[in-house]
């Protein structure tokens, strides 16, 4: 230079106006968001990953029941022009997607499980080679 390694932090945004009702930030009609890594060049829709969710092996643990680790599963959405040496990424157009449970009426955006958990990001000790 600097690997293993051990530890701190940190690590998700959005219904304005309006309209119908006896109720709706859930319906309409308009708005708003867009996690983390990669990619010849910037990415909710391109590959991957993390959240939600299901099964399981083990460990704990209850009066039922829960809780942890690890494994495995499932896991939405784009296309055209142009520019260029290179963009499904950028610029114009136009379209699309978004877990569960709850609710005075159905929810990507309200409330919750969440003061969780987490891709990973940044630093600090460390000094193998």
């Nucleotide at each position: 230079c600097a690997a293993a390694g051990u530890c701190u932090u940190c690590a998700g945004g959005g219904c304005a106006u309006g309209g119908u009702g006896a109720a709706a930030u859930u319906c309409c009609a308009g708005g708003c968001c867009g996690g983390u890594g990669g990619u010849g060049a910037u990415a909710g829709c391109c590959c991957a990953c993390g959240a939600c969710c299901c099964u399981c092996u083990g460990c704990c643990u209850u009066a039922a029941u829960g809780g942890c680790c690890g494994a495995g599963g499932c896991u939405g959405a784009g296309u055209c022009u142009g520019u260029g040496u290179a963009a499904u990424u950028c610029a114009g157009a136009c379209g699309c997607c978004g877990a569960c449970g709850g609710u005075g009426a159905a929810a990507g955006u309200c409330c919750g499980g969440a003061u969780g958990g987490g891709a990973g990001a940044a630093g600090a000790c460390a000094a193998a080679u």

FMN riboswitch aptamer (RFN element) from a bacterium, 129 nucleotides, folded computationally.
Rfam family: FMN riboswitch aptamer (RFN element). Rfam's curators write: The RFN element is a highly conserved domain that is found frequently in the 5'-untranslated regions of prokaryotic mRNAs that encode for flavin mononucleotide (FMN) biosynthesis and transport proteins.
Model confidence (mean pLDDT): 83 of 100.